[in-house]
RNA sequence: GCUCGACAAAGGCAAACCGGUUGAGAAGCCGGGACGCAAAGCCUUGGGUCCAAACACGGAUACCAGCCAAUUAUUGGCGGGGUUUGGAUUGCCAGGUUGCCGAA
Numbered sequence: 001g002c003u004c005g006a007c008a009a010a011g012g013c014a015a016a017c018c019g020g021u022u023g024a025g026a027a028g029c030c031g032g033g034a035c036g037c038a039a040a041g042c043c044u045u046g047g048g049u050c051c052a053a054a055c056a057c058g059g060a061u062a063c064c065a066g067c068c069a070a071u072u073a074u075u076g077g078c079g080g081g082g083u084u085u086g087g088a089u090u091g092c093c094a095g096g097u098u099g100c101c102g103a104a
Stems, first nucleotide, its partner, number of pairs: 004102002012037002017032006035091001041097003045094003048089008057080001064081001066078005
């Protein structure tokens, strides 16, 4: 130096929820608060999920996809689920990049 991550040391961040605030919304920011996190620092590059609008199809208490629960192979419940564009999520996953410490 690289890899790696300890019942080590010094620290760091801050889930849900509550209050305020911005937004059409997803969600973001501030304060409180800690579920947790070795990158829970940063970046939307790929995928997933979410929001909005438009378009296409449909016009149904139908069928099917999908999801949940029980069951052990069936039952019950929910059910516009496609495309495009824009937006959100880095504490959804992957990737990129920077960084504290130094046991095995």

A computed fold for a 104-nucleotide RNA from a Planctomycetales bacterium, annotated as c-di-GMP-I riboswitch aptamer. Taxonomically the source falls in Planctomycetales (Bacteria, Pseudomonadati, Planctomycetota, Planctomycetia). Of the family's consensus pairs, 94% are formed in the model.